Predicted 3D model of a 72-nucleotide RNA (transfer RNA) from Chironomus riparius.
Taxonomically the source falls in Chironomus (Eukaryota, Insecta, Dicondylia, Chironomini).
The RNAcentral record of the sequence draws on Rfam.
It matches the Rfam family "tRNA". By type it is a transfer RNA. Rfam describes the family as follows. Transfer RNA (tRNA) molecules are approximately 80 nucleotides in length.

RNA sequence: GGAGCUAUAGCUCAAUGGUAGAGCAUUCGACUGCAGAUCGAACGGUCGCGUGUUCGAAACACGCUGGCUCCU
Numbered sequence: 001g002g003a004g005c006u007a008u009a010g011c012u013c014a015a016u017g018g019u020a021g022a023g024c025a026u027u028c029g030a031c032u033g034c035a036g037a038u039c040g041a042a043c044g045g046u047c048g049c050g051u052g053u054u055c056g057a058a059a060c061a062c063g064c065u066g067g068c069u070c071c072u
């Protein structure tokens, strides 16, 4: 210098262009002599940034940024 993959909750990851979810973590409750385990609930997101396409974008297009990998 060129190319590919990737970016979503504190962490690990889902999600056919049509209201963003799960597990773990955290908090509360139930249970327990106390705790753990288990069960229930709650909390937690400008979906990396910008522009565009579209009636509608986490998902499509282009650019930028970070990460990983390959080629030279």
Stems, first nucleotide, its partner, number of pairs: 001071007010024004018055001026042005048064005